The prediction has a mean pLDDT of 82. Predicted 3D model of a 535-nucleotide part of an RNA (large-subunit ribosomal RNA, domain V) from a marine metagenome. It matches the Rfam family "Bacterial large subunit ribosomal RNA". The RNAcentral record of the full RNA draws on SILVA.

[in-house]
Context: one part of a larger RNA
RNA sequence: UUUGCAGUUAGACGGAAAGACCCUAUACAUCUUUACUAUGAUUAUAAGUUGUAAAAUAUAAUAUUUUGUAUAGAAUAGGUGGGAGUUCUUUACAACCGUGUAAUACCAUCCUAAAUUUUAUAUUUUACUUAACGAAUUGACAGCUUGUGAGAGGUAGUUUGGCUGGGGCGGCCUUCUCCUAAAAGGUAACGGAGGAGUACAAAAGGUAAAUUCAGAUAAGUUUUUAUUGUAGAGUGUAACGGCAAUGUUUGCUUGACUGUAAGAAUGACAAUUCGAGCAGGGACGAAAGUCGGUCGUAAUGAUCCGGUGAUUUUGGGUGAAAGAUUCAUCGCUCAACGAAUAAAAGAUACGUUAGGGAUAACAGGCUAAUGGUUUUUGAGAGUUCCUAUCGACGAGACCGUUUGGCACCUCGAUGUCGACUCAUCACAUCCUAGAGCUGAAGAAGGUUCUAAGGGUUCGACUGUUCGUCGAUUAAAGUGAUACGCGAGUUGGGUUUAAAACGUCGUGAGACAGUUUUGUCCCUAUCUGCUGCAGG
Numbered sequence: 001u002u003u004g005c006a007g008u009u010a011g012a013c014g015g016a017a018a019g020a021c022c023c024u025a026u027a028c029a030u031c032u033u034u035a036c037u038a039u040g041a042u043u044a045u046a047a048g049u050u051g052u053a054a055a056a057u058a059u060a061a062u063a064u065u066u067u068g069u070a071u072a073g074a075a076u077a078g079g080u081g082g083g084a085g086u087u088c089u090u091u092a093c094a095a096c097c098g099u100g101u102a103a104u105a106c107c108a109u110c111c112u113a114a115a116u117u118u119u120a121u122a123u124u125u126u127a128c129u130u131a132a133c134g135a136a137u138u139g140a141c142a143g144c145u146u147g148u149g150a151g152a153g154g155u156a157g158u159u160u161g162g163c164u165g166g167g168g169c170g171g172c173c174u175u176c177u178c179c180u181a182a183a184a185g186g187u188a189a190c191g192g193a194g195g196a197g198u199a200c201a202a203a204a205g206g207u208a209a210a211u212u213c214a215g216a217u218a219a220g221u222u223u224u225u226a227u228u229g230u231a232g233a234g235u236g237u238a239a240c241g242g243c244a245a246u247g248u249u250u251g252c253u254u255g256a257c258u259g260u261a262a263g264a265a266u267g268a269c270a271a272u273u274c275g276a277g278c279a280g281g282g283a284c285g286a287a288a289g290u291c292g293g294u295c296g297u298a299a300u301g302a303u304c305c306g307g308u309g310a311u312u313u314u315g316g317g318u319g320a321a322a323g324a325u326u327c328a329u330c331g332c333u334c335a336a337c338g339a340a341u342a343a344a345a346g347a348u349a350c351g352u353u354a355g356g357g358a359u360a361a362c363a364g365g366c367u368a369a370u371g372g373u374u375u376u377u378g379a380g381a382g383u384u385c386c387u388a389u390c391g392a393c394g395a396g397a398c399c400g401u402u403u404g405g406c407a408c409c410u411c412g413a414u415g416u417c418g419a420c421u422c423a424u425c426a427c428a429u430c431c432u433a434g435a436g437c438u439g440a441a442g443a444a445g446g447u448u449c450u451a452a453g454g455g456u457u458c459g460a461c462u463g464u465u466c467g468u469c470g471a472u473u474a475a476a477g478u479g480a481u482a483c484g485c486g487a488g489u490u491g492g493g494u495u496u497a498a499a500a501c502g503u504c505g506u507g508a509g510a511c512a513g514u515u516u517u518g519u520c521c522c523u524a525u526c527u528g529c530u531g532c533a534g535g
Base pairs, nucleotide, nucleotide: 001535002534003533004532005531006530007529008528010527011526012525014522015521022356023355024354025353027352028351029348030347031346032345035158036157037156038155039154042150043149044148045147046146047145048144049143051128052127053126054125055124056123057122058121059120060119061118063116064115065114066113068111075104078110079109080108081107082106085093086092161173162172163171170190174196175195176194177193178192179191197337198236199294200293205253206252207251208250209249210248211247213232215228216227217226218225219224234243235242237299239297240296241295257280258279259278260277263274264273265272269338282291283290284289305331306330307329308328309327310326313324314323363410364408365406366405367404369403371399372398373397374396375395376394380390381389417492418490419489420488422484423481424480425479426478427477430455431454432453433450434449435448436447437446438445457471458470459469460468461467498516499515500514501513502511503510504509
């Protein structure tokens, strides 16, 4: 060096199973509930099936009969109209007279309050009765039919948003102003700052005229006056950009008009913005002219559906009407604001599927804020003296062992803590070796340098790594190796299904809370390594 055999499992991100964790899907299933919508066990009510008779009560109407007292006046005068007579006679009334606001007989009518009769309705009670035969019970109730309600997650179907330096929690989602924005325009982030969801009809609108602010200085003192004053004031409200008129005051007013519109700006579209001019009829102004809201940029919501007013058109044989169209207008924190429905929350560790390394947990990688090591400066401590030793506030470098950030390989699987076994390496050295300095007398130390040859314990508690404690030791090093090592072992912890406690939740259930239990597969093809034998 090569071949074979026997071993061993470090590697072939070994084999097995389209990852069960995590995320995504306008996927699924099951469960829950004060999610939504149905269903409806049960129940309420109205009508029908549904008839007869009696009594009581209530209400209404009808008829009859009564009812009505201030004072004065014969006296118990309800009101109004007619009225000189009424009554069979006797008679009795009325008129007359008188009192009084009002006068009586008789006729008619109305009011107040009651009684009775009849009818109707309602309620309650009682009785009767209709089914093929007989008997009994019940009975116009019940039952049944139809309509309208209430009603158990009992049952069913579904929903339960997105963005997101993984997801959840939190925050946000439309619109205006500034910066970021790189001197046209435009331009992102869970970048940095702030606002809006209106207000104003004796205006804060239109027009005409007049006027100049804030501040400062000087004088005066009840208000002011003078000088100066490019803007620092004011402009309803944020900011920016404007403006000495676009600010302020006064007069008159309603253009905060109707019908249109050349042409531009912006936008993927939808939409949004600006707009001369023309016609009508106006406001102000002497006029020229200006005026289709407000100094500008926020103050908002498509379509469908429905309401209201007007009026043109339409009108299912015709005439009407209903309905529709047209014009105007109203109803959405449809704020998840280009609005999926008129109408919607949760659990899953019993879970399932499709996928994702487009996206988390382990490990690796990049980074090095954090962490560690170290250099430097030297205020100060060290009786004195910065540097024997310690060293504030600072400055620089290195490392890749901490906690992180990023999300680059891996989700058609890279098994995760600790223990056991076996280790290999680094040196920033715990011991052992050799040196320098010392605030090194010796001994014992402190600190720094060289140095990785060898070594670096046994126990108690805990799943523990760690840690505390006990007893030793020359010493009981720090790290790296997929926080070395599960195709080598274990399986105590974490991290399925069972169960319990505490807490949270209405509940299903949940908890880096606790507790008991709980399947660890692989016969080695290649590389590597060990041993033996041969060339």